A computed fold for a 116-nucleotide RNA from Sporolactobacillus terrae DSM 11697, annotated as SAM riboswitch aptamer (S box leader). It was read from a public genome assembly, where an Rfam model found it.

[in-house]
RNA sequence: CUCUUAUCCAGAGUGGCGGAGGGACUGGCCCGAUGAUGCCCGGCAACCUGAUUGCGCAUGCGCAAAGUCAAGGUGCUAAUUCCUACAGAAGUGUAAUGUAUUCUGGCAGAUGAGAG
Numbered sequence: 001c002u003c004u005u006a007u008c009c010a011g012a013g014u015g016g017c018g019g020a021g022g023g024a025c026u027g028g029c030c031c032g033a034u035g036a037u038g039c040c041c042g043g044c045a046a047c048c049u050g051a052u053u054g055c056g057c058a059u060g061c062g063c064a065a066a067g068u069c070a071a072g073g074u075g076c077u078a079a080u081u082c083c084u085a086c087a088g089a090a091g092u093g094u095a096a097u098g099u100a101u102u103c104u105g106g107c108a109g110a111u112g113a114g115a116g
Base pairs, nucleotide, nucleotide: 001116002115003114004113005112006111007110008109013041015040016039017038021031022030023029027083028082042077043076044075047073048072049071050069051068052067053066054063055062056061057060081108086105087104088103089102090101091099092098
């Protein structure tokens, strides 16, 4: 980098450093010198590993699903992935083109696990 698969409306700071843009991309709408983004610490969560609860027996191994812990590997820690781009349906309106809104699917993206 590519592919497969699962998840993405929950949760998480009155801390330290630092000093200008940031929220991937389009259009919006926001955050930011009352210090954002970022880094550290803290925290959240439970994807993988590990531990534990159950059953079986050959007693330290196996088994299927779920629960618990949070030690290790990641991740996350403004706003639903902040909303949105494409298609369809409902609804609504016009002479016609349309379209506030809602729902569904898809695209794109993020993260984990696995494979190349």